[in-house]
RNA sequence: UCACGAUAACGGCAAACCCGGCGAAAGCCGGCGACGCAAAGCUCCAGAGCCUGCGGUGAAAAUUUACCCUGGCAGUCAGCUACCGUU
Numbered sequence: 001u002c003a004c005g006a007u008a009a010c011g012g013c014a015a016a017c018c019c020g021g022c023g024a025a026a027g028c029c030g031g032c033g034a035c036g037c038a039a040a041g042c043u044c045c046a047g048a049g050c051c052u053g054c055g056g057u058g059a060a061a062a063u064u065u066a067c068c069c070u071g072g073c074a075g076u077c078a079g080c081u082a083c084c085g086u087u
Base pairs, nucleotide, nucleotide: 004085005084012037013036018031019030020029021028022027035075041080042079043078047077048076049073050072051071053069055068056067057066058065059064
């Protein structure tokens, strides 16, 4: 340095539920709370994937579906960066 990750150290993050706020929704923010996490740190205008439908177009037929586009997810993969060090 690369890889790897302990029942170690210093520390860190915080799912669901519930409460308040924003939003059309997905979801986000704050509080509470810990399911978990060795990158659960950062990045989605720019790789793949997933979610959404206020809006547009088409099909079908009476609420479905496809595409466009919008917004979102980094706790889906990915990319970038990083603490510690048992063996």